Description: The prediction has a mean pLDDT of 87. Predicted 3D model of an 87-nucleotide RNA (c-di-GMP-I riboswitch aptamer) from Salinisphaera sp. Q1T1-3. The organism belongs to Salinisphaera, within Bacteria. It was read from a public genome assembly, where an Rfam model found it.

RNA sequence: AGUCAGAAAAGGCAAAGCUGUCGAAAGACGGUGACGCAAAACCACGGGCCUAAAGCGCUGUCGCGCCAUGGUCGCCGGGUUGCCGCU
Numbered sequence: 001a002g003u004c005a006g007a008a009a010a011g012g013c014a015a016a017g018c019u020g021u022c023g024a025a026a027g028a029c030g031g032u033g034a035c036g037c038a039a040a041a042c043c044a045c046g047g048g049c050c051u052a053a054a055g056c057g058c059u060g061u062c063g064c065g066c067c068a069u070g071g072u073c074g075c076c077g078g079g080u081u082g083c084c085g086c087u
Base pairs, nucleotide, nucleotide: 005087006084012037013036017032018031019030020029021028022027035074041080042079043078045077046076047075048072049071050070055066056065057064058063
């Protein structure tokens, strides 16, 4: 120095809920709040899951079905980067 594991210390992030804004929605961002997290830092490359505006099909109508180009990295894999140093 690197890899695997993760003691201790210093810290870090922030679930649900409540709330404001944006959005068709899923959801995102801000405030509050901590369920948890050794990458719960970043990336939609692969898979999964969520939503279905527009579009397509059906329908006399109401509606129903299909469908990401939308979303989720705190679902998994993969890629990139990082703190500490008892073992």